[in-house]
Molecule: c-di-GMP-I riboswitch aptamer
Organism: soil metagenome
This record gives sequence, structure tokens and C1' cells, in this order.
RNA sequence: GAUAAAGGCAAACCCGCUGAAAGGCGGGGACGCAAAGCCACGGGUCUAACGUCACCAGCCAGUGACCACGAUCGCCAGGCCGCCGAA
Repeated sequence: GAUAAAGGCAAACCCGCUGAAAGGCGGGGACGCAAAGCCACGGGUCUAACGUCACCAGCCAGUGACCACGAUCGCCAGGCCGCCGAA
């Protein structure tokens, strides 16, 4: 970063699996992406199982609030690696 070339990835949605959930994996499918390749001890965002508190209840259980040790790199930032070569 171009009306270039060779390619690459794959949003939403559908199906299956998995997870408490967010989400992830696989198949189909393309919204788009010059890093939409990888990295989660920066920031943001999402979920809240476990835990804490309160209510209710008073065996169990239920509801609400808070909380990441869970997730998101296709939110931003940072680091590392990578194809091509016009202006």
C1' cells in the first nucleotide's frame, strides 16, 4: 500500500460437539480484513460457575448485588513473525 500478481483468512447465519455462561472447536457459508497471522501479567468489553454479602427460606433450594482465577487479538494498544513491490 496500487483498478498489480500469487495467494490467505473468514463476519452474520445454519448444523454438530463442548462449556454454568461468555465463548470455543469442526463442517457449510462470506460481512469484510494488508496482518482479520501468533502472543491475554497494558486498557476496554463480555460472562459470573466458584466465592462473599443480603433477602427469602429455615432440610433442600430460590432471588438480587459484587467479584475472574473464565473469555474476547475481527475493540484499542504493545511485542514477534510473514507474501508482493507501482507511486